This is a predicted structure of a 72-nucleotide RNA (transfer RNA) from a Bdellovibrionales bacterium.
It was read from a public genome assembly.
Its mean pLDDT, the model's own confidence on a scale to 100, is 83.
Its Rfam family is "tRNA". From the family's description: Transfer RNA (tRNA) molecules are approximately 80 nucleotides in length. It is annotated as a transfer RNA.

RNA sequence: GGGGCUGUGGCGCAGAGGGAGCGCGCUUCCUUGGCAUGGAAGAGGCCGCGGGUUCGAUUCCCGCCCGCUCCA
Repeated sequence: GGGGCUGUGGCGCAGAGGGAGCGCGCUUCCUUGGCAUGGAAGAGGCCGCGGGUUCGAUUCCCGCCCGCUCCA
């Protein structure tokens, strides 16, 4: 320098045009003499950045950046 994959709550991941979700973690409450387990409720993400397409973009297209990987 070129090709491919990837970027979504604190962490691990799903979601592939119209409700942003799951598990773990965190907070509060119930249960216990107390802890753990179990149960209920809740907080937390403008979906890497900038453009484009569209009535509408996390999703499709282009560019850039970070990470992983292959080739030279």